[in-house]
Context: one part of a larger RNA
RNA sequence: UGACGGGGACCCGCACAAGCGGUGGAGCAUGUGGCUUAAUUCGAUGCAACGCGAAGAACCUUACCUGGACUUGACAUAUAGCUGCAUAUGACUCGAAAGAGACAUAGCCUUCGAGGGUGCUAUACAGGUGCUGCAUGGCUGUCGUCAGCUCGUGCCGUGAGGUGUUGGGUUAAGUCCCGCAACGAGCGCAACCCCCAUUCUCUGUUGCCCCGGGUAACCGGGGCUCUCUGAGAAAACUGCCGGCGAAGAGCUGGAGGAAGGUGGGGAUGACGUCAAGUCCUCAUGGCCCUUAUGCCCAGGGCUACACACGUGCUACAAUGGUGGAUACAAAAGGAAGCCAACCCGCGAGGGGGAGCCAAUCCUCCAAAAUCCAUCCAAGUUGGGAUCGGAGUCUGCAACUCGACUCCGUGAACCUGGAAUCGCUAGUAAUUGUGGAUCAGCACGCCACGGUGAAUACGUUCCCGGGCCUUGUACA
Numbered sequence: 001u002g003a004c005g006g007g008g009a010c011c012c013g014c015a016c017a018a019g020c021g022g023u024g025g026a027g028c029a030u031g032u033g034g035c036u037u038a039a040u041u042c043g044a045u046g047c048a049a050c051g052c053g054a055a056g057a058a059c060c061u062u063a064c065c066u067g068g069a070c071u072u073g074a075c076a077u078a079u080a081g082c083u084g085c086a087u088a089u090g091a092c093u094c095g096a097a098a099g100a101g102a103c104a105u106a107g108c109c110u111u112c113g114a115g116g117g118u119g120c121u122a123u124a125c126a127g128g129u130g131c132u133g134c135a136u137g138g139c140u141g142u143c144g145u146c147a148g149c150u151c152g153u154g155c156c157g158u159g160a161g162g163u164g165u166u167g168g169g170u171u172a173a174g175u176c177c178c179g180c181a182a183c184g185a186g187c188g189c190a191a192c193c194c195c196c197a198u199u200c201u202c203u204g205u206u207g208c209c210c211c212g213g214g215u216a217a218c219c220g221g222g223g224c225u226c227u228c229u230g231a232g233a234a235a236a237c238u239g240c241c242g243g244c245g246a247a248g249a250g251c252u253g254g255a256g257g258a259a260g261g262u263g264g265g266g267a268u269g270a271c272g273u274c275a276a277g278u279c280c281u282c283a284u285g286g287c288c289c290u291u292a293u294g295c296c297c298a299g300g301g302c303u304a305c306a307c308a309c310g311u312g313c314u315a316c317a318a319u320g321g322u323g324g325a326u327a328c329a330a331a332a333g334g335a336a337g338c339c340a341a342c343c344c345g346c347g348a349g350g351g352g353g354a355g356c357c358a359a360u361c362c363u364c365c366a367a368a369a370u371c372c373a374u375c376c377a378a379g380u381u382g383g384g385a386u387c388g389g390a391g392u393c394u395g396c397a398a399c400u401c402g403a404c405u406c407c408g409u410g411a412a413c414c415u416g417g418a419a420u421c422g423c424u425a426g427u428a429a430u431u432g433u434g435g436a437u438c439a440g441c442a443c444g445c446c447a448c449g450g451u452g453a454a455u456a457c458g459u460u461c462c463c464g465g466g467c468c469u470u471g472u473a474c475a
Stems, first nucleotide, its partner, number of pairs: 001475002003472003007469002010466004015459002019423005026314008034305001042053002064300005070294001073125001077124006085117001087106004092101003109115001127289002130287003136283002138278003141274001143272001148187006154163003167178003193266004198234005204228001207224007237260001240254005316416001320375006332363003337356002342351003382413001387408007429451007
């Protein structure tokens, strides 16, 4: 100087407390451990691994296993030599395929030097998701959006170092004020950026409004006040008033205002820590393989299953289930695409073909909610696992191993031990909608709106953190 203390003082955070809803019990989905296997490819392992890499394993992917092939190679560059060789079509043999062998027909371009392309031979070389993340770059997690981390000069100390950065207040903040052997400065904080909330200006179609026609869909005419679109501007600064405070920084109450004291949300992550993660994104040193640890193909595996754990979904019902009627979004996506009307089917879906390269058209019915009816407390008209049968769709192909539909079947489960998680407002809870990936496959992920709470006395305690101080046999 740090680190540590079941030392002290002060302060903060859904840290506790006050509340609301979960997990832990059940079934299923998914990831992991383990076990099994020819293989169950590899990585990630307290917080900070475990719906993680994977925004989508039937083949492919695919890295694994078994079997069968190839050896200048699936891919790149170059040299030398040879070759009217490429390419197309048809057919044959081995075969599961890749591939190999062999046949017929058509048949190179050209500036005529040779070159280009192609194949073969030879050689340099290619290739490696092989090892090392403890050789590395890059990228990322984490403490933590915590308020810290430092420098120049000066001063103090023999020196390591200290001071500044400590102290008194204050703040979300090393934020600001005052004081001070310090005076300044840098990286962080804040602000500048994006979205939302108010108004104004401009903009006026595919949007919006009005009139007429029409049951409606829509059509015709007029307009740009409103909604909205998307460009610009204004507005919030403790600016104004009272009180407190040191005539300070600021705190507290009020006015006006769409918004009030950082308005709400996002992006933004200091010096560093963990030899944290990644050599399987990529790049890369070294090592290793080179008729194989490279490469091609078929089938299998990654989907196994006495079990254990994490994360979720669905429930256990009446604030409910079922049937009928009826209302209201936002944000996205669309050409090998989205797909209307209409017809067929109980349905998944099929037929059909209008419209749309999209403020036009389509996806598009939002669902909870509301109204009416029924069920009557039961393992039930709760629940929907499992299994049987019949189907639909995608796709060469759904056996291993897809999703969905219909009929039947109708398991556990009656609110969950110890323990443990999230959340402070348009939040939790609840409810649907869309998107990426994608032929198909979503209870995951990302985004969007609808309905919409309870509680916070407070900081004694648990956890994490900041600052000062104290002890130390630790570095």